[in-house]
Context: one part of a larger RNA
Molecule: small-subunit ribosomal RNA, central domain
Organism: uncultured bacterium
RNA sequence: UUGGGCAUAAAGGGCGUGUAGGUGGUAUUUUAAGUCAAAAGUGAAAUCUUUCAGCUAAACUGACUGCUGCUUUUGAAACUGAAGUACUAGAGAUUAAGAGAGGAAAGCGGAACUCACGGUGGAGCGGUGAAAUGUGUAGAUAUCGUGAGGAACACCAGUUGCGAAGGCGGCUUUCUGGCUUAAUUCUGACACUAAUGCGCGAAAGCGUGGGGAGCGAACGGGAUUAGAUACCCCGGUAGUCCACGCCGUAAACUUUGUUCACUGGGUGUAGGAGGUAUCGACCCCUUCUGUGCCAAAGAUAAUUCGUUAAGUGAACCGCCUGAGUAGUACGACCGCAAGGUUAAAACUC
Numbered sequence: 001u002u003g004g005g006c007a008u009a010a011a012g013g014g015c016g017u018g019u020a021g022g023u024g025g026u027a028u029u030u031u032a033a034g035u036c037a038a039a040a041g042u043g044a045a046a047u048c049u050u051u052c053a054g055c056u057a058a059a060c061u062g063a064c065u066g067c068u069g070c071u072u073u074u075g076a077a078a079c080u081g082a083a084g085u086a087c088u089a090g091a092g093a094u095u096a097a098g099a100g101a102g103g104a105a106a107g108c109g110g111a112a113c114u115c116a117c118g119g120u121g122g123a124g125c126g127g128u129g130a131a132a133u134g135u136g137u138a139g140a141u142a143u144c145g146u147g148a149g150g151a152a153c154a155c156c157a158g159u160u161g162c163g164a165a166g167g168c169g170g171c172u173u174u175c176u177g178g179c180u181u182a183a184u185u186c187u188g189a190c191a192c193u194a195a196u197g198c199g200c201g202a203a204a205g206c207g208u209g210g211g212g213a214g215c216g217a218a219c220g221g222g223a224u225u226a227g228a229u230a231c232c233c234c235g236g237u238a239g240u241c242c243a244c245g246c247c248g249u250a251a252a253c254u255u256u257g258u259u260c261a262c263u264g265g266g267u268g269u270a271g272g273a274g275g276u277a278u279c280g281a282c283c284c285c286u287u288c289u290g291u292g293c294c295a296a297a298g299a300u301a302a303u304u305c306g307u308u309a310a311g312u313g314a315a316c317c318g319c320c321u322g323a324g325u326a327g328u329a330c331g332a333c334c335g336c337a338a339g340g341u342u343a344a345a346a347c348u349c
Stems, first nucleotide, its partner, number of pairs: 003321004007303002012317001014200004021193003025087007033080002035076008048066001051063004090190001091187003094183005102176007109153001113149008124135002161168002205246006214240002219235004257316006265294011298305002322349003331342004
């Protein structure tokens, strides 16, 4: 390299957008680049291949054939390409409905918590397996009232919903993205995938400026213990929060790339549409989209998957190739740094 693979053995990029490239619906016309056929030229000799002869065999000698290629000419037109015309089943648009924790900004709310002040009250409180550190007669804990502050939004809540992923949950308003259903009309292949690029990307961390109630790395103290740089307890700084800018990684997991087609059932659930029925609604039936469970065929080493495939096929991308060394060294690029991305070898087994 080929082959074989990528849920769990090595292997799906964290996610999207989209350039080149690859691939591409139906009908028809032209063309003849690919493709196919024929002829001619060329393809030095030797070697080699095929079939023979000489030679005891081989080497060797001689004869014949081929040398799959290239060029030119002529022809064919099914398929691919190119050029054109037409179509509507893919894709998109239009109209009318619908659901939603989708995103951004502003404002508002109640419960809880901590602190401050005031009232009542008078000895403990707190904490644990048990204690102690801690806190309290300078009046704590408890309880009532007032005020301040920051963060998170109980119940509803669900195998619920939305989003490309990360993720998103009090209420209201403004701006805004996507999705679903139904119907006719319109555009007429405008499609799929996607190297490089660009954008988004939890938490932690970083820079500048704010904020700081609770929690809480580090740190201090009390316990436990042989020790205890821990688990438990009392404190507590960064941080957690906001604005702007970086970082670019996660078990970024469904450990399962995206898109399309096909393949027998059952049972839930969310959002629509239609039908039957009805005074109306529920129930019932059909159908589309999403999300769960169980299982036929089939698949799998098995577990299990099973119309949301890991089944049967097609298109494109990414990745793997014994273990360790090592996701490391060196170099390059990116970053303020921390570090990230790309990525070996010697050697050992």